[in-house]
Molecule: c-di-GMP-I-GGC riboswitch aptamer
Organism: Paenibacillus sp. 1_12
RNA sequence: ACUGAUAAUGGCAAACUUAUUGAAAAAUAAGGACGCAAAGCUAUGGGUCUAAGGUUCACUAUUGAACUAGGAUCGCCAAGCCUCCAAAG
Numbered sequence: 001a002c003u004g005a006u007a008a009u010g011g012c013a014a015a016c017u018u019a020u021u022g023a024a025a026a027a028u029a030a031g032g033a034c035g036c037a038a039a040g041c042u043a044u045g046g047g048u049c050u051a052a053g054g055u056u057c058a059c060u061a062u063u064g065a066a067c068u069a070g071g072a073u074c075g076c077c078a079a080g081c082c083u084c085c086a087a088a089g
Stems, first nucleotide, its partner, number of pairs: 002089001003086002011036002016031006034075001040081003044078003047073004053068006
């Protein structure tokens, strides 16, 4: 350094519930634990989700559909940065 346990010390916290924010995806806080050795950080590439706004089409009574700027997700996968402990190998 790789790697990693029925080890130790600690850490994080899915679903769900409540409150708040948001058009939505979702986020934050509290409760709660399915899990996690980077489930720490960064939306850089891909994926996924969303689409108030915009464009186009349909319809015109309102609205609907497709696409999309943008947004969200690092607990989807890569990439970059940082990093606790440590048996065996």